[in-house]
RNA sequence: GCAAACUCGCCGAAAGGCGGGGACGCAGAGCUACGGGGCUACCGCGCACGUGCGCCACGCCCGCCGGGCCGCCA
Repeated sequence: GCAAACUCGCCGAAAGGCGGGGACGCAGAGCUACGGGGCUACCGCGCACGUGCGCCACGCCCGCCGGGCCGCCA
């Protein structure tokens, strides 16, 4: 310096994001979705048809790992 969980408000179908409060932690817990991995499934497809189930990313996660960029100390 950043800011987890939790909480209040807002956006979103959701994952999740943004802002306020708040600190679990982090010597880059800075940026980036390029690779790996993970999360959700509105729409769509298939099956049921008693309210559902399965599949699906162009959505999401950088505080899961790696890469790229930028940065600090000795």
RNAcentral holds the sequence, with entries from MGnify. Predicted 3D model of a 74-nucleotide RNA (c-di-GMP-I riboswitch aptamer) from a soil metagenome. The prediction has a mean pLDDT of 90.